[in-house]
Notes
A computed fold for an 84-nucleotide RNA from an uncultured Gammaproteobacteria bacterium, annotated as c-di-GMP-I-GGC riboswitch aptamer. It was read from a public genome assembly, where an Rfam model found it. Of the family's consensus pairs, 90% are formed in the model.
RNA sequence: ACUUGAAAAGGCACACCCUUCGAAAGAAGGGGUCGCAAAGCCACCGAUCUAAGGGUCUGACCUAGGAUAGCGGGGUUGCCAGGG
Numbered sequence: 001a002c003u004u005g006a007a008a009a010g011g012c013a014c015a016c017c018c019u020u021c022g023a024a025a026g027a028a029g030g031g032g033u034c035g036c037a038a039a040g041c042c043a044c045c046g047a048u049c050u051a052a053g054g055g056u057c058u059g060a061c062c063u064a065g066g067a068u069a070g071c072g073g074g075g076u077u078g079c080c081a082g083g084g
Base pairs, nucleotide, nucleotide: 003082004081005080011036012035016031017030018029019028020027021026034070040076041075042074044073045072046071047068048067049066050065053062054061
């Protein structure tokens, strides 16, 4: 280099609550701890969500763009331990 994830150390942090940002999805910080061996990072592919704006009597609807890496795939980097 490669393979594996049983345990421990250490790490991350769902829902929910508070504050802030955002049109929204959602994000950031604090608390929290469902879970996670890449739940580190990257929107490249698929998927899902959102829709400022357009449209409309109201809607339906369309869409620039955005969000989810804790939806799957892919790319990339890496800790501990074990085997070889």